[in-house]
RNA sequence: AAGCGAUAAAGGCAAACUAUCCGAAAGGAUAGGGCGCAAAGCCUGUGGACCUAAGAAGUUAUAAAUUUUAUGGUAGCUGGGUUGCCGAA
Numbered sequence: 001a002a003g004c005g006a007u008a009a010a011g012g013c014a015a016a017c018u019a020u021c022c023g024a025a026a027g028g029a030u031a032g033g034g035c036g037c038a039a040a041g042c043c044u045g046u047g048g049a050c051c052u053a054a055g056a057a058g059u060u061a062u063a064a065a066u067u068u069u070a071u072g073g074u075a076g077c078u079g080g081g082u083u084g085c086c087g088a089a
Base pairs, nucleotide, nucleotide: 004087005086012037013036017032018031019030020029021028022027035076041082042081043080044079047078048077049074050073051072055069056068057067058066059065
């Protein structure tokens, strides 16, 4: 230095859930909380994947119902880019 990651040390992040707010929903913000995380730091949602379906379009004789669709989302699903703490085996 590269690789690797411990029942090590220091520090960090924060799932479910609860409250308030935003949103059609998915989901998000803040506070509490702590399941987990060695990049759960940052960028990429126009790499792939996944969630939702307001609006639009279709099916239907109409309505109801239902189907499709992201222009709405998830970076704590995965891949890629980039920076970085510690040092047992």